The RNA shown here (c-di-GMP-I-GGC riboswitch aptamer) has 81 nucleotides and comes from a Candidatus Rokuibacteriota bacterium. Its Rfam family is "c-di-GMP-I-GGC riboswitch aptamer". Its family is annotated with cyclic-di-GMP binding in the Gene Ontology. Lineage of the source: Bacteria > Bacteria candidate phyla > Candidatus Rokuibacteriota. The sequence was found by an Rfam model in a public genome assembly.

[in-house]
RNA sequence: CCCGAUAAAGGCAAACCCGCCGCGAGGCGGGGACGCAAAACCACGGAUCAGGCCACUCGCCUGAUGGCCGGGUUACCGAAG
Numbered sequence: 001c002c003c004g005a006u007a008a009a010g011g012c013a014a015a016c017c018c019g020c021c022g023c024g025a026g027g028c029g030g031g032g033a034c035g036c037a038a039a040a041c042c043a044c045g046g047a048u049c050a051g052g053c054c055a056c057u058c059g060c061c062u063g064a065u066g067g068c069c070g071g072g073u074u075a076c077c078g079a080a081g
Base pairs, nucleotide, nucleotide: 002081003078004077011036012035016031017030018029019028020027021026034067040073041072042071044070045069046068047065048064049063050062051061052060053059
């Protein structure tokens, strides 16, 4: 450095509920845990979703999702290999 344990110390928080924001996807706070070895950060590519445009097939614009995939950066621990 790769790697990822019936290890140790911890961390994050799905669905759902409540409140708030947003046209919406969705986001924030609280509760709550399905899970996560990067479930930390980043919308660069793909994918999906929402709003708008259009000749309503395609396509384009804007936004969203990092816990969809790829990628980039950083990080705790040290079993086996």